Molecule: transfer RNA
Organism: Elusimicrobiales bacterium
RNA sequence: UGCGGGGUAGGGAAGCCCGGUAUCCCACAAGGCCCAUAACCUUGAGAUCGCUGGUUCAAAUCCAGCCCCCGCAA
Numbered sequence: 001u002g003c004g005g006g007g008u009a010g011g012g013a014a015g016c017c018c019g020g021u022a023u024c025c026c027a028c029a030a031g032g033c034c035c036a037u038a039a040c041c042u043u044g045a046g047a048u049c050g051c052u053g054g055u056u057c058a059a060a061u062c063c064a065g066c067c068c069c070c071g072c073a074a
Stems, first nucleotide, its partner, number of pairs: 001073007010026004020057001028044005050066005
């Protein structure tokens, strides 16, 4: 320098192609159950989706530029 993959709650992943309330698991908090803990059940908080701009009534999703991580090639 080129090509490919990735960046989304504290951790891990889906959603992106085909724009329309951001979902799941673990963890966390409260309550229930229990002699008690774990397990189990219910509820809740938590991500303005890597950054900036553009298109649009509406952008995680489309477009442009940039940043970071991984791999391959030179």